[in-house]
Context: one part of a larger RNA
RNA sequence: UCUGCGGCUAGACGGAAAGACCCCGUGAACCUUUACUAUAUCUUCGUAUUGAAUAUUAUUUUUUUUUGUGUAGGAUAGUUGGUAGAUUUUGAAAUAUAGUUGCCAGAUUAUAUCUAGUCGUCCUUGAAAUACCAAUCUAAAAAAAAUAAUAAUCUUAUAUAUUUUAUAAUCUAAAAAAUAAACAUUGCGUAGGUGGUAGUUUGACUGGGGCGGUCUCCUCCUAAAAAGUAACGGAGGAGUGCAAAGGUACUCUCAAUACGUUUGGUAAGCGUAUGUUGAGUGUAAGAACAUAAGAGUGCUUAACUGUAAGAUAGACAUAUCAAACAGAUACGAAAGUAGGCUCUAGUGAUCCGAUAUUUUCUGAAUGGAAAGGAUAUCGCUCAACGAAUAAAAGGUACUCCGGGGAUAACAGGCUAAUAUUGCCCAAGAGCUCAUAUCGACGGCAAUGUUUGGCACCUCGAUGUCGGCUCAUCACAUCCUGGGGCUGGAGUUGGUCCCAAGGGUAUGGCUGUUCGCCAUUUAAAGUGGUACGCGAGCUGGGUUUAGAACGUCGUGAGACAGUUCGGUCCCUAUCUACCGUGGA
Numbered sequence: 001u002c003u004g005c006g007g008c009u010a011g012a013c014g015g016a017a018a019g020a021c022c023c024c025g026u027g028a029a030c031c032u033u034u035a036c037u038a039u040a041u042c043u044u045c046g047u048a049u050u051g052a053a054u055a056u057u058a059u060u061u062u063u064u065u066u067u068g069u070g071u072a073g074g075a076u077a078g079u080u081g082g083u084a085g086a087u088u089u090u091g092a093a094a095u096a097u098a099g100u101u102g103c104c105a106g107a108u109u110a111u112a113u114c115u116a117g118u119c120g121u122c123c124u125u126g127a128a129a130u131a132c133c134a135a136u137c138u139a140a141a142a143a144a145a146a147u148a149a150u151a152a153u154c155u156u157a158u159a160u161a162u163u164u165u166a167u168a169a170u171c172u173a174a175a176a177a178a179u180a181a182a183c184a185u186u187g188c189g190u191a192g193g194u195g196g197u198a199g200u201u202u203g204a205c206u207g208g209g210g211c212g213g214u215c216u217c218c219u220c221c222u223a224a225a226a227a228g229u230a231a232c233g234g235a236g237g238a239g240u241g242c243a244a245a246g247g248u249a250c251u252c253u254c255a256a257u258a259c260g261u262u263u264g265g266u267a268a269g270c271g272u273a274u275g276u277u278g279a280g281u282g283u284a285a286g287a288a289c290a291u292a293a294g295a296g297u298g299c300u301u302a303a304c305u306g307u308a309a310g311a312u313a314g315a316c317a318u319a320u321c322a323a324a325c326a327g328a329u330a331c332g333a334a335a336g337u338a339g340g341c342u343c344u345a346g347u348g349a350u351c352c353g354a355u356a357u358u359u360u361c362u363g364a365a366u367g368g369a370a371a372g373g374a375u376a377u378c379g380c381u382c383a384a385c386g387a388a389u390a391a392a393a394g395g396u397a398c399u400c401c402g403g404g405g406a407u408a409a410c411a412g413g414c415u416a417a418u419a420u421u422g423c424c425c426a427a428g429a430g431c432u433c434a435u436a437u438c439g440a441c442g443g444c445a446a447u448g449u450u451u452g453g454c455a456c457c458u459c460g461a462u463g464u465c466g467g468c469u470c471a472u473c474a475c476a477u478c479c480u481g482g483g484g485c486u487g488g489a490g491u492u493g494g495u496c497c498c499a500a501g502g503g504u505a506u507g508g509c510u511g512u513u514c515g516c517c518a519u520u521u522a523a524a525g526u527g528g529u530a531c532g533c534g535a536g537c538u539g540g541g542u543u544u545a546g547a548a549c550g551u552c553g554u555g556a557g558a559c560a561g562u563u564c565g566g567u568c569c570c571u572a573u574c575u576a577c578c579g580u581g582g583a
Stems, first nucleotide, its partner, number of pairs: 001583007010575003014570002022404004027400002029396004035200005042192002045189004051154002054151013068137001069105001078136005085119003094113008158180003162176005203215003212232001216238006239385001240282001241341002246300007254278001256274006280289002283346001285344003304327004310321004316386001329338003352379005358374002361372002411458001412456001413454003417451001419447006428438002465540001466538003470532001471529005478503003481498006505519005546564004550559003
C1' cells in the first nucleotide's frame, strides 16, 4: 500500500414520513354565538275537514209606528208631489188618570167620562197645511229574516279506549255499546319567534404572524437644478366656507419705527416723517400678488344657456387649461371685463330607484295610455374611499388538504447596538503624592460566550432544555511553577507579566442550567465544540390528544398561569476510530 474478519456509532446536514409548529390559500371540515340569510318543531289568526237546533248581543235588509221648535208667524212648518175638501154615534171638541218624549213651550199614546162637532182653503212665509193621500231624509222603537260573535245543548262527521263475530292473527272486515265532540286532528295560507337544523361570510398592508397603526384627497421635505420617483421615512392639513368673501367701474396703500399730542399709561384715537412688502389675502403648507390677487365705495347677478378649435397629465377610466362662435345679461363714457372666489384639498364609477311647467324619441293591429329612452336634478363615512353582496362574527390542542425555507420558533451564517475583555486621556480618592491600589467625564479597540438586528442554507423534516456516559480544544490561569511593582518588615496579601504539563468535590432543595445551604479541598477556573454528545442512554421540564383549578370570554374555547396523566423506531453500505489476520 492492497485486501479480509470482529467491534464502535462521531460524520455521510444518515434511513423512515411532499413538517403536525409557523405563515400563505379570496382551500376544507367540524364546533359556537345577541355574525348574515334561510328553515323544521312551536305559537297566533283565517279557511277547508264542519253538521243540527236554542238563547243573548251586534250589524244589515224588509214591514209597521213614531220623530223634526233659527227669525217672522195663531205655533215644535223635515223635504217633494197630488188635491179642495177631510174627519166624526165604528164617538168630535173638552176634562181626568197613567205612560213616552222634550228645546220645559208643548207634542204624542192608552183608558175613562162626556155627547156633537173639529180641521183645511183666508192673514204672516224662500217653501202651506199632520185637512187628506203618496214617496222620501234624519233620529228612534217593535216584529221578522240573514250574517257574525259569545254561551250552554244535541249527534251523525271526527277522535279516544273497549267488547263480540269471522280467523292462525295485536292484520282486516262487520256489529255493539261508552266517552269526547263540531272543539280537537290534519291540509293550505298568514304573522311571530326559533344555532334545533342548514348554507355561508368573518379585508388587505405588515422587516414572520398577531396586538397596535394605516387604507381617499391637498401642501412641503426626502427627490439627486425637466417630469416622475419608495419606506410602518420626517412635518402638517381636507371631507368645507362665502348671496358676498362673486361680477364690474372708480378710489386707496399695508406692517413697523421715530417724533409731537387733554385724561392716555409699554400699548387705544389724531398729526408729521421714514417705510419694496417685514402686513394682508375665510381655512394647512408652498408658490404668487403693492401695475396689486391686499383695503374701500357705487351699481349689480357671467356662481349664465347651447357649442368648442387646440393643448397638458394619465395604462385606462378620467382630470385640468382654453382662444373662438350663437343667444340673453351686468358694470363701464368707452376701450373692454365677467362662463364664481390669488392658485393648488373640500370627494365617490356602474347598477337600481326617485323627481320634472323638460323632450319634433319609441309606443307590440290602429288612436291613446302604461312602460322605456334622451335631458336636468336627487338618493352611498359604498371612508377597506377603482366601490366583490340589498344582506355576514368567532373557535379548533379533535383537526385536515395544498404550498412555502418567498415567512417565524432551534441551530448555523452576516452584523456587533447590547454584552464581555483590554487599552488611551487623567479630574479626583489615596495624610503629602494622578498612575502601590482605585479611577469620574470622555475616547479607541478586541472577542464572537449574552440580549438583540437581518431573514442567507435547511419547512418532499438540520429532534428541542436538563441529567448520565465519553470527551476534545482555547487561555482572558482556579490550584500547582517562575518573575516585576507594592502604600512588600515577617506571616498573610494586592496588582501585573510568563506559563495550558498535570489537576480542578461530595451531599440537601428544585425538571432545572443557574442559585441558596451544609461539609470538605492545593483548587472546587472561564469559555468553545449544532447553548459538544438521543442511528449512545434517560425523558423530570417544555410542546398533541384526557381531566381539573384560577382568570378571561355570552359561547365554542383561551392563558411564556398552575396541576395529575401521557408509545423515544432503525439488522451499519461508505468515511472515521479500536482490535486482529493475509499478501

The part of an RNA shown here (large-subunit ribosomal RNA, domain V) has 583 nucleotides and comes from Candidatus Carsonella ruddii.
NCBI's taxonomy places the organism under Bacteria, Pseudomonadati, Pseudomonadota, Halomonadaceae, Candidatus Carsonella.
The prediction has a mean pLDDT of 82.